The prediction has a mean pLDDT of 83. Predicted 3D model of a 533-nucleotide part of an RNA (large-subunit ribosomal RNA, domain I) from Winogradskyella psychrotolerans RS-3.
Context: one part of a larger RNA
RNA sequence: AGCGUAUGGGGAAUGCCUAGGCUCUCAGAGGCGAUGAAGGACGUGAUAAGCUGCGAAAAGCUACGGGGAUUGGCACAUACAAAUUGAUCCGUAGAUAUCCGAAUGGGGCAACCCACUAUAUUGAAGAUAUAGUACACCGUAAGGUGAGCAAACCCGGAGAACUGAAACAUCUAAGUACCCGGAGGAGAAGAAAACAAAAGUGAUUCCGAUAGUAGCGGCGAGCGAAAUUGGAUUAGCCCAAACCAGUAUUGUUACGGCAAUGCUGGGGUUGUAGGACCACGACAUUAGAAGCAGGAUGAAUUAGAAUUGUUUGGAAAGACAAGCCGUAGACGGUGAUAGCCCGGUAUAAGUAAAGAAUGUGGAUAUAGUGGUAUCCUGAGUAGUGCGGGGCACGUGAAACCCUGUGUGAAUCAGUCGGGACCAUCCGAUAAGGCUAAAUACUCCUGAGAGACCGAUAGUGAACUAGUACCGUGAGGGAAAGGUGAAAAGAACCCUGAAUAAGGGAGUGAAAUAGAACCUGAAACCAUACGCUU
Numbered sequence: 001a002g003c004g005u006a007u008g009g010g011g012a013a014u015g016c017c018u019a020g021g022c023u024c025u026c027a028g029a030g031g032c033g034a035u036g037a038a039g040g041a042c043g044u045g046a047u048a049a050g051c052u053g054c055g056a057a058a059a060g061c062u063a064c065g066g067g068g069a070u071u072g073g074c075a076c077a078u079a080c081a082a083a084u085u086g087a088u089c090c091g092u093a094g095a096u097a098u099c100c101g102a103a104u105g106g107g108g109c110a111a112c113c114c115a116c117u118a119u120a121u122u123g124a125a126g127a128u129a130u131a132g133u134a135c136a137c138c139g140u141a142a143g144g145u146g147a148g149c150a151a152a153c154c155c156g157g158a159g160a161a162c163u164g165a166a167a168c169a170u171c172u173a174a175g176u177a178c179c180c181g182g183a184g185g186a187g188a189a190g191a192a193a194a195c196a197a198a199a200g201u202g203a204u205u206c207c208g209a210u211a212g213u214a215g216c217g218g219c220g221a222g223c224g225a226a227a228u229u230g231g232a233u234u235a236g237c238c239c240a241a242a243c244c245a246g247u248a249u250u251g252u253u254a255c256g257g258c259a260a261u262g263c264u265g266g267g268g269u270u271g272u273a274g275g276a277c278c279a280c281g282a283c284a285u286u287a288g289a290a291g292c293a294g295g296a297u298g299a300a301u302u303a304g305a306a307u308u309g310u311u312u313g314g315a316a317a318g319a320c321a322a323g324c325c326g327u328a329g330a331c332g333g334u335g336a337u338a339g340c341c342c343g344g345u346a347u348a349a350g351u352a353a354a355g356a357a358u359g360u361g362g363a364u365a366u367a368g369u370g371g372u373a374u375c376c377u378g379a380g381u382a383g384u385g386c387g388g389g390g391c392a393c394g395u396g397a398a399a400c401c402c403u404g405u406g407u408g409a410a411u412c413a414g415u416c417g418g419g420a421c422c423a424u425c426c427g428a429u430a431a432g433g434c435u436a437a438a439u440a441c442u443c444c445u446g447a448g449a450g451a452c453c454g455a456u457a458g459u460g461a462a463c464u465a466g467u468a469c470c471g472u473g474a475g476g477g478a479a480a481g482g483u484g485a486a487a488a489g490a491a492c493c494c495u496g497a498a499u500a501a502g503g504g505a506g507u508g509a510a511a512u513a514g515a516a517c518c519u520g521a522a523a524c525c526a527u528a529c530g531c532u533u
Stems, first nucleotide, its partner, number of pairs: 001532009015518001016482002020453002022450007029442002031149002039100003042055003046078001050074002061094006070082003105114003115133007135146004153184001154182004164171001168218001194201002205232005215223002236434003239378001243266010271412001273377004277371004286365002291360003297354001301349003307322005323340002325329001331343003383407008393419001414429005469476002489517001492504004
């Protein structure tokens, strides 16, 4: 020096664990805000740095309900207090709620500064206290509404590029990302100027098939329907107009009126056309608001069965033996693995606010037949030229829908559509509006689940985590879990300069479980012994 064995140090892997995550299911909720939100600043405790709670009434105040012995949060200890005259705690309803923040009296470098008006303290000045004082829209006024925030879902406006095409320009990515506006618990769409095809369907939405089909496409890359059919869920309605009445204004007048326009009410709402109007007939049928009764359900909560012995062990829930309950053998805890030890569980009960079904009530809404002369049935609209966009459809044979710009109809013997266009035939009735359900999502609450993770994993975050720290800033962003069943957390003694560290003693099943604490691998280091050189 090497190798080996043993014992230690060092180190933190591994194993076991879970307080936290992840992904879902079923229910609920789907908003909060000028009665000042979300989010913060600063305070607030006997002692108090952080987190949590709260707000100068400040880890809290009041009332009611529950509950029944401890309590003063995480968080020990000390001190001092509270509580069976019912505390702490739980539920419901209130009070208080500094300053900033939409922030709203004015200003401002957020958490600060400075005002005005009224009233009070004064007779005055000054000061203080309380209340009010922003802007926009609606309204004669009184007054009302709005704003801001919030995870996704939804609608509208505006709208890329990387990329793919093995380059790239049409194309693609994609109407995606990003930005703006708006709404709701959903939103959007929606009761045929629809589809279809010689047969028919009958608003919309969503899912399955049709189908990667028909098509579109530098016919490249790629894009990509519909009819029809199987399901989910079902629901239909209201205006404008014609006509009538009232009213106001205007015009005109022969002062009797007449006409126009506006407003209000009645009427009326469709395609086998319907309605007005005229004639006939009638008050049917159906739905059903407010209110009243009703009381399922409903917060905290309450009751809730059944086991002993022996044995091993530090400890029994284990083993052995013999029992019991079960509408309860879900789950969790207890010194190892418990139906019968504890909390619970099945089940049953109770309950304020609120409140379903149901009954009553009856506001209100709703209808027929025939006639066809006249009137009405949505105009700068439909259509069309030019330029674009959307439709699976890139201008194509390109219909259909939307529109910037120009032009510009018809009026039911009407008009539009059926993928150029024409005819026949068929379907529908544009240019006004509303509409539940089936559908999408989850910041959030409750209950539950997992061939999901188990501390380099799972959220970035199991712990004072969006913390510490970094950055002028936008922003970036950690590490860090485990003594033991119970602190029983090592009295006392000794070594030592020592409040370091260690050795005894003691606790404990264990201290090589001693707080640098479960297990404790490897690298690396040391000691002892053996062998080899």